The prediction has a mean pLDDT of 86. Predicted 3D model of a 107-nucleotide RNA (SAM riboswitch aptamer (S box leader)) from Desulforamulus hydrothermalis Lam5 = DSM 18033. The organism belongs to Desulforamulus hydrothermalis, within Bacteria. The RNAcentral record of the sequence draws on ENA, Rfam and Ribocentre.
[in-house]
């Protein structure tokens, strides 16, 4: 790197190294020397796995915390398409969709 399936308004430090950059990309609009990224600790959460239970390899629910994951603002808003509203050359809402992140499998 590509396909597939799920899930993305919930939840998580007034810690330590560091030292200026960070919110994937567009436009925005925000965070940051009352320190950014990164790393370490701590936390949160349960997609896989381990285990119980329900006639169960597929489903449902439970415990556990070994692999992952995450830890400012919904995925921060948008970005294309429809659809309703209004103070109707523009705002707001909703709905799918694009893209994006993870987790598991597959090529």
């Nucleotide at each position: 790197c590509u396909c597939u399936u799920a899930u993305c308004c919930c939840g998580a430090g007034a810690g330590g190294u560091g030292g200026a950059g960070g919110g994937a990309c567009u436009g925005g609009c925000c965070c940051a020397a009352u320190g950014a990224a990164a790393c370490c600790c701590g936390g949160c959460a349960a997609c896989c796995a381990u285990c119980c239970g329900g006639c169960a390899u597929u489903c449902c629910g439970g415990a556990c915390a070994g692999g992952u994951g995450c830890u400012a603002a919904u995925u921060c808003c948008u970005g294309c398409a429809g659809a309703a509203g209004a103070u109707u050359u523009u705002c707001u809402u909703c709905u799918g969709g694009c893209a994006g992140a993870u987790a598991a499998g597959a090529g």